[in-house]
RNA sequence: GGGUCAGGGAAGUGAUGAUCGCGGCGGGACAUCCGUCCCGUCGAGGAAAGUCCGAGCUCCAGAGGGUAGACUGCCAGGUAACGCCUGGGCGCCGGAAGGCGACGGACAGGGCCACAGAAAACAAACCGCCUCAAACGGGGUCACCCCCGGGAUGGGUAAGGGUGAAAAGGUGGGGUAAGAGCCCACCGCGCCGGUGGCAACACCGGCGGCAUGGCAACCCCCAGUCGGAGCAAGGCCAAAUAGGCGGCGAGGUGUGACCCACACCGACCAUCCCGAACCGGCACGCCCGGGGAGGGCAGCCGCGGGUAGGCCGCUUGAGGUGGCUGGCGACAGCCAUCCCAGAGAGAUGAUCAUCCCGCCGCGCGAGCGACGGAACAGAACUCGGCUUACGACCCUGCCCCGCUC
Numbered sequence: 001g002g003g004u005c006a007g008g009g010a011a012g013u014g015a016u017g018a019u020c021g022c023g024g025c026g027g028g029a030c031a032u033c034c035g036u037c038c039c040g041u042c043g044a045g046g047a048a049a050g051u052c053c054g055a056g057c058u059c060c061a062g063a064g065g066g067u068a069g070a071c072u073g074c075c076a077g078g079u080a081a082c083g084c085c086u087g088g089g090c091g092c093c094g095g096a097a098g099g100c101g102a103c104g105g106a107c108a109g110g111g112c113c114a115c116a117g118a119a120a121a122c123a124a125a126c127c128g129c130c131u132c133a134a135a136c137g138g139g140g141u142c143a144c145c146c147c148c149g150g151g152a153u154g155g156g157u158a159a160g161g162g163u164g165a166a167a168a169g170g171u172g173g174g175g176u177a178a179g180a181g182c183c184c185a186c187c188g189c190g191c192c193g194g195u196g197g198c199a200a201c202a203c204c205g206g207c208g209g210c211a212u213g214g215c216a217a218c219c220c221c222c223a224g225u226c227g228g229a230g231c232a233a234g235g236c237c238a239a240a241u242a243g244g245c246g247g248c249g250a251g252g253u254g255u256g257a258c259c260c261a262c263a264c265c266g267a268c269c270a271u272c273c274c275g276a277a278c279c280g281g282c283a284c285g286c287c288c289g290g291g292g293a294g295g296g297c298a299g300c301c302g303c304g305g306g307u308a309g310g311c312c313g314c315u316u317g318a319g320g321u322g323g324c325u326g327g328c329g330a331c332a333g334c335c336a337u338c339c340c341a342g343a344g345a346g347a348u349g350a351u352c353a354u355c356c357c358g359c360c361g362c363g364c365g366a367g368c369g370a371c372g373g374a375a376c377a378g379a380a381c382u383c384g385g386c387u388u389a390c391g392a393c394c395c396u397g398c399c400c401c402g403c404u405c
Stems, first nucleotide, its partner, number of pairs: 001401003005397005014355007022043009045376001049387002052385005057230004069226005074088005089103001090101004104221002109219002111215003126161002128157004136149005169187006188210001189208008234312004244303005251265006272296003278290004282285001319338008356373003360369003
């Protein structure tokens, strides 16, 4: 100097300042009915997001157990808790720093393994390799016989080829007709023992010729965890209208013996008044009897539930910052210090000045002028995590390469 890797920081004007505006809280002035103005102070994020985990808080349900269902799955630790974090083990990737991993079980059972291939799981044999019957050919002087060749519709084999993501341990040697854990050495695998470690696991030794290919992010088995709903939770206060309950009561009915007493009905449409259609009658009139649609008379007080609305929940909290101590670390303890948006469909925005940086133009130059200064995103009960989005920058440490001293 270049290229990585890991961790951290700051992230809306690039910096500073001023002015105007918006929301919460406190104080003050004027109005004192609404309100208006002034001052002070505070006012978005690392993800406020997705709502995926874990909690606090609240209400509901609940003796206990089981089943179903969901989730988790190496070990130890951290934490209020977790599926999170830290450290470690194992496997994989990388030359390294480092990164990634749902990382229990495939002799409990079921299922699947496309295409290709002979065969995809109580193995099989396509090409090969070996052996060999017969035909046939050649030779030994001819037939018999012997030798050589030849070769299946026979037998052996699993070395080699071929297929596949995967082919029944691997490499080497011995062995064999050819081969093969058939035998041996090493590696792998399984079992047993020992040593180290809290453990996961590692290492060492012995034994077994080797056996059950893969998939459990398919069902399943094993082990562990789990009641439901969510601040529109939930609590308090509480109009108008409608409806519920109780009382009064205009008024009415019945009985007895008229003023009175008792019983019942009661603001419904009871009773009373008016009265359409329609039906019947005759001395035919806008007559008589019935009929009842509809209309009129027509209220008050109290209680309780709920709605609108208001208040609480609401931000002091597993809180932030700094220091010390313990721990490899996650983290914990102690001390000091700080208060940092709370709300309601929702405030946090804009302008200007100076300087800085980049780029463009002009100028010999000092300099002058124009433009730009960026991403993802927006609190709404609250925390701890994870995941996702995000342009450029700064700091620290590690690794690798090149050059120079």
The RNA shown here (Bacterial RNase P class A) has 405 nucleotides and comes from a Gemmatimonadales bacterium.
The sequence is in RNAcentral, with records from ENA.
A source record names the gene rnpB.
Rfam family: Bacterial RNase P class A. Gene Ontology terms of the family: ribonuclease P activity, dimeric ribonuclease P complex and tRNA processing. By type it is a ribozyme.
Of the family's consensus pairs, 95% are formed in the model.
Model confidence (mean pLDDT): 75 of 100.